[in-house]
Molecule: transfer RNA
Organism: uncultured Tidjanibacter sp.
RNA sequence: GCUCGGAUGGUGGAAUAGGUAGACACGCGGGACUUAAAAUCCCGUGGGCAGAGAUGUCCGUACGGGUUCGAUUCCCGUUCCGAGUA
Numbered sequence: 001g002c003u004c005g006g007a008u009g010g011u012g013g014a015a016u017a018g019g020u021a022g023a024c025a026c027g028c029g030g031g032a033c034u035u036a037a038a039a040u041c042c043c044g045u046g047g048g049c050a051g052a053g054a055u056g057u058c059c060g061u062a063c064g065g066g067u068u069c070g071a072u073u074c075c076c077g078u079u080c081c082g083a084g085u086a
Stems, first nucleotide, its partner, number of pairs: 001085007010026003019069001027045006046059005062078005
């Protein structure tokens, strides 16, 4: 150089023949249990803005474009990581 694969919340990692993004686990927060703790169980957990709150709204799948009513998914380019190859 060329070819192939990958990049998703705080972490690991699902979801792809386009249709609610974040299942599941860990971590973290709150609660139950306990004399107290550990373990276990229950609930919650992406971000911004508005709101006393309930809630509403906008944004978010490496980055920038394209196609489409609609893109994590398809197409093009770029960056980074890994593998193969002369």